A computed fold for a 520-nucleotide part of an RNA from an uncultured bacterium, annotated as small-subunit ribosomal RNA, 5' domain. The full RNA is in RNAcentral, with records from ENA, Greengenes and SILVA.
[in-house]
Context: one part of a larger RNA
RNA sequence: GACGAACGCUGGCGGCAUGCUUAACACAUGCAAGUCGAACGAAGCACCCCGGAAGGAGUUUUCGGACAACGGACGGGAAUGCUUAGUGGCGGACGGGUGAGUAACGCGUGAGGAGCCUGCCUUUCAGAGGGGGACAACAGUUGGAAACGACUGCUAAUACCGCAUGAUGCAUAGAGAGGGCAUCCUUUUUAUGCCAAAGAAAUAUCGCUGAAAGAUGGCCUCGCGUCUGAUUAGCUAGUUGGUGAGGUAACGGCCCACCAAGGCGACGAUCAGUAGCCGGACUGAGAGGUUGAACGGCCACAUUGGGACUGAGAUACGGCCCAGACUCCUACGGGAGGCAGCAGUGGGGAAUAUUGGGCAAUGGGCGCAAGCCUGACCCAGCAAUGCCGCGUGAAGGAAGAAGGCUUUCGGGUUGUAAACUUCUUUUAUCAGGGAAGAGUAGAAGACUGUACCUGAUGAAUAAGCCACGGCUAACUACGUGCCAGCAGCCGCGGUAAUACGUAGGUGGCAAGCGUUGUCC
Repeated sequence: GACGAACGCUGGCGGCAUGCUUAACACAUGCAAGUCGAACGAAGCACCCCGGAAGGAGUUUUCGGACAACGGACGGGAAUGCUUAGUGGCGGACGGGUGAGUAACGCGUGAGGAGCCUGCCUUUCAGAGGGGGACAACAGUUGGAAACGACUGCUAAUACCGCAUGAUGCAUAGAGAGGGCAUCCUUUUUAUGCCAAAGAAAUAUCGCUGAAAGAUGGCCUCGCGUCUGAUUAGCUAGUUGGUGAGGUAACGGCCCACCAAGGCGACGAUCAGUAGCCGGACUGAGAGGUUGAACGGCCACAUUGGGACUGAGAUACGGCCCAGACUCCUACGGGAGGCAGCAGUGGGGAAUAUUGGGCAAUGGGCGCAAGCCUGACCCAGCAAUGCCGCGUGAAGGAAGAAGGCUUUCGGGUUGUAAACUUCUUUUAUCAGGGAAGAGUAGAAGACUGUACCUGAUGAAUAAGCCACGGCUAACUACGUGCCAGCAGCCGCGGUAAUACGUAGGUGGCAAGCGUUGUCC
């Protein structure tokens, strides 16, 4: 000097940051991923049309009755809108958290892929013909305490399955040309074979299928760098290489069969310990040392271990299956759960916040859109945790007041300090006005009646902490008497202690000041 700090004493305001470093310990409760009716069939409601029961003002009257506006149970129909669960599509692989593991192509940096994939997006070319059978929902029956099922029947689609067409695509075989970096690459051509689709609609458009290219994102390979220990010296059988088959988007012992006996290592293998890596941060004149909170990039993980499915893409945090530990429900037959998301609770700890507001902005998902969702995010709350700014008044004022302390008793000092006079009003309180952030044809502001502006009141609401022997700026008195105590080092204290305790004074810093811890 620094800090994600803690502790002690103290504490006025504002802005901007930061805030479980320990138990990757266990978690009550709420929320954190949905959306599309312009893919689809239902159900309910609303609205509309038709018929229309009960009731029935009123009119008429031969007083029995007749007619009847209105009313609208109920039934039917058709378009639209909304809601709900379901089928279907896209998104739940992003965003958010944590640092347990990992000494590794994990990260950083620089190359390479003649060995690769890429939904949505952009550009271009071509296409979209004709059929089929189901399964949910629903209805009925039924099992179960529940979670959740079972059977029968019906039905739609941009769901599913054949058929057709289909090249510049793919595969196989052949021929030619050019090129390179070894296996080869590029290109022309011939033959044979193979692969597709989905519609909606408000007629604006949005989608669907195949192919080529791009962009973006990813995958793989290699050089170099990347902590400590030799009181760890040998390690290795899929091990190292080859051939073949399999597998993958792709290369490869990635996996398998056979063959060979290799491969690594004092330039530190193996083993053990520790650790996420980096941009950066702190310190230092630099070289270097230390560090990896916040912000950004990469990686890994999601109660522990294992596994695959779906998908363009999976460590699949808020998906699935199995096993373990734990917790909860149970009718004992069986079930449910996963905060290292945001809040919050217990526990641990020296120690770390609200079960807040809003989608107004930025961004993301879905949707033609309106819009819906978004604890991402934007804000507010708490904390002197840090940095920065402001204030706690200004000018005058000597009878150098009183009081305190001290004294050689003359005085000295506190000290222009106070009182007092004259001002000011940052701040404070009250009152009035009041934004930008909002982009637009129009509308829409959580923050917020906030910031800011104006006025009123009145010095009014606001100073502490540490030190004073030397290092080190700042001294006297009293008390104590090697006691009580101090202390970073040297060292103080045993009767005149500038070193202990108190007081006065002084010095330093100041809404902080000291102490402790850690790093340079």